[in-house]
RNA sequence: UGUCCCGUGGUGUAAUGGCAACACUGCAGAUUUUGAUUCUGCCUUUCUAGGUUCGAGUCCUAGCGGGACAACCA
Numbered sequence: 001u002g003u004c005c006c007g008u009g010g011u012g013u014a015a016u017g018g019c020a021a022c023a024c025u026g027c028a029g030a031u032u033u034u035g036a037u038u039c040u041g042c043c044u045u046u047c048u049a050g051g052u053u054c055g056a057g058u059c060c061u062a063g064c065g066g067g068a069c070a071a072c073c074a
Base pairs, nucleotide, nucleotide: 001070002069003068004067005066006065007064010024011023012022013021018054026042027041028040029039030038047063048062049061050060051059
């Protein structure tokens, strides 16, 4: 420098172009002599900027960040 892949709560991942969700963590409560376990509830999310569309996490373009491979230099 080029090609390709990935980017979604604190973490790991879902979501056919049509209400962003599940598990864990955290917090609160119930249960318990206490703790653990179990149960209930709550908080916290689409990398950025444009475009297409009635409608974008999803499609297109550019950028940013991470990764893989290749090339160049040594």